[in-house]
Context: one part of a larger RNA
RNA sequence: UGACGGGGGCCCGCACAAGCGGUGGAGCAUGUGGUUUAAUUCAAAACUACGCGAAGAACCUUACCAGGUCUUGACAUCCAGAGAACUUACUAGAGAUAGUUUGGUGCCUUCUUCGGGAACUCUGAGACAGGUGCUGCAUGUCUGUCGUCAGCUCGUGUCGUGAGAUGUUGGGUUAAGUCCCGUAACGAGCGCAACCCUUGUUCUUAGUUGCCAGCGGGUAAUGCCGGGGACUCUAGGAAGACAAUCCACCAUUGGUGGAGGGAAGGGGGGGAUGACGUCAAGUCAGUAUGGCCCUUACGGCCAGGGCUGCACACGUGCUACAAUGCCUAGUACAAAAGGACGCAAUACCGCGAGGUGGAGCAAAUCCCCAAAACUAGGCCCAGUUCGGAUUGGAGUCUGCAACUCGACUCCAUGAAGUCGGAAUCGCUAGUAAUGGCGUAUCAGCAAUGACGCCGUGAAUACGUUCCCGGGCCUUGCACA
Numbered sequence: 001u002g003a004c005g006g007g008g009g010c011c012c013g014c015a016c017a018a019g020c021g022g023u024g025g026a027g028c029a030u031g032u033g034g035u036u037u038a039a040u041u042c043a044a045a046a047c048u049a050c051g052c053g054a055a056g057a058a059c060c061u062u063a064c065c066a067g068g069u070c071u072u073g074a075c076a077u078c079c080a081g082a083g084a085a086c087u088u089a090c091u092a093g094a095g096a097u098a099g100u101u102u103g104g105u106g107c108c109u110u111c112u113u114c115g116g117g118a119a120c121u122c123u124g125a126g127a128c129a130g131g132u133g134c135u136g137c138a139u140g141u142c143u144g145u146c147g148u149c150a151g152c153u154c155g156u157g158u159c160g161u162g163a164g165a166u167g168u169u170g171g172g173u174u175a176a177g178u179c180c181c182g183u184a185a186c187g188a189g190c191g192c193a194a195c196c197c198u199u200g201u202u203c204u205u206a207g208u209u210g211c212c213a214g215c216g217g218g219u220a221a222u223g224c225c226g227g228g229g230a231c232u233c234u235a236g237g238a239a240g241a242c243a244a245u246c247c248a249c250c251a252u253u254g255g256u257g258g259a260g261g262g263a264a265g266g267g268g269g270g271g272a273u274g275a276c277g278u279c280a281a282g283u284c285a286g287u288a289u290g291g292c293c294c295u296u297a298c299g300g301c302c303a304g305g306g307c308u309g310c311a312c313a314c315g316u317g318c319u320a321c322a323a324u325g326c327c328u329a330g331u332a333c334a335a336a337a338g339g340a341c342g343c344a345a346u347a348c349c350g351c352g353a354g355g356u357g358g359a360g361c362a363a364a365u366c367c368c369c370a371a372a373a374c375u376a377g378g379c380c381c382a383g384u385u386c387g388g389a390u391u392g393g394a395g396u397c398u399g400c401a402a403c404u405c406g407a408c409u410c411c412a413u414g415a416a417g418u419c420g421g422a423a424u425c426g427c428u429a430g431u432a433a434u435g436g437c438g439u440a441u442c443a444g445c446a447a448u449g450a451c452g453c454c455g456u457g458a459a460u461a462c463g464u465u466c467c468c469g470g471g472c473c474u475u476g477c478a479c480a
Base pairs, nucleotide, nucleotide: 001480002479004476005475007474008473009472010471011470012469013468015464016463019427020426021425022424023423026319027318028317029316030315031314032313033312034310035309042053064305065304067302068301069300070299073128077127078126079124080123081122082121083120086103089100090099091098092097107117108116109115130294131293133292134291135290139288142282143281144279146277151190152189153188154187155186156185157166158165159164170181171180172179196271197270198269199268201239202238203237204236205235206234207233211228212227215226216225217224242265245259246258247257248256249255250254321420325379326378327377328376329375330374338367339366342361343360347356348355349354386417391412392411393410394409395408396407397406433456434455435454436453437452438451439450
């Protein structure tokens, strides 16, 4: 000087408390461990691994296994020889592949031929290719975490023999090393804040594909038409919030509490943004890369299997156990996103998944599109008109192909489950809870996941004694 203390002081955080809803019990989905296996590819491991890499494992992916095969190789450059490239069909085989066969002679250069060249194919030789093989404790890059915590440092000066200190401590204050005052310090840098995006109010410009108040026309009905720019909206520009005003308090150019005005008030809400560093944290399987290793194999190709196995254990979720509910019927109101190998209306067929057909739309124009929680009636507390697992049958769709191993539909079946032990998690407002909608990946889908969107919309916070994590000062120290 740090680290540490079941030392002290001050302070903060959904840290506790106050509340609301869960997890832990059930069934299923998903990940992991274990076990099994020819293989169940690999990585991730307290917080910071476990719906994580994976925004899509039937084949492919695929790295794994057993089998069949190739050896200058699937891919790159160089050399020699031959041939244009390319293409049709057949045979064998699971295919990779092997054999036979049809058509075909192009482009550039040279006065023409011969020849040469470019691209491509085949054969041969070797230099080499190739490796998801090892090392993340050799590395780059990127990332997690403490933590959006308020800290981390430097120059000069001063103090100290020196390691170092001071500044950065102190009195207040703040979300903040934020600001003020004091001060052997004076300044500065990286962080904080602001500048950026979005949302909330108003003005202005513009008015189609959006809108329809007033005017005219028309319809069974509809901005449907003429037209209009008022309104909504769209998307450019601008204004607005800075403690500017008043009161009170402290300690003065600073701050706190309240009031007023205001759409918004004291950081308005949300996002992006992550200091010096810590964990030899993670990643050689994203890519790059040093070293080591393999080279008729640890490389390449193929079809099949596996990654989906199941006594069990754990994590994360979904659906429930019902009446604030379930079923049936009726019916109102969104936002955001997507669409050409696409989205698909009206119509017809089917109980349905879906099929036939195809208007319109590269989309503020057309489509996806039905929003659902809502209302009325039935049920009357039961393992039920709750719950939907499981299983049998019949189908639909995607796709060469749904046996291993897809999703969905219909009929039948109707399990556990009556609110969950110890323990444990999230959340402070348009939040929790609850309701539906969309997108990426994607042929299809194991999505209940992830990321977004809007609808309805709470309760509680006395307080900081305690648990956990963190910041500053101080003290002890047998630690560095």